A computed fold for a 77-nucleotide RNA from Planctomycetes bacterium DG_23, annotated as c-di-GMP-I riboswitch aptamer. The coordinates come from a structure-prediction model, not an experiment, and the mean pLDDT is 83. Its Rfam family is "c-di-GMP-I riboswitch aptamer". Rfam's curators write: GEMM was predicted in a large-scale screen for bacterial structured RNA regulatory elements.
[in-house]
RNA sequence: CCCCGAUAAAGGCAGACCUGUCGGGAGACAGGGGCGCAAAGCCGAGGGCCCGAAAAAGGGGCUGCUCGGCUGCCGAA
Repeated sequence: CCCCGAUAAAGGCAGACCUGUCGGGAGACAGGGGCGCAAAGCCGAGGGCCCGAAAAAGGGGCUGCUCGGCUGCCGAA
């Protein structure tokens, strides 16, 4: 350094659910919460699922599924 990932330490993210706001809706954001996560960080592709109002839908949304790229904390075996 790479692989790897502990009943280690520090820090991080954060499900369900609750409250408020926004939206036609799926859902989003903020606060609380914490099931879990070693990339549950970012980007791209694929897959899956959901919504269905106006104007048009060749649209909108979620993904804590998979693969690839980039970056990154700690250090036992």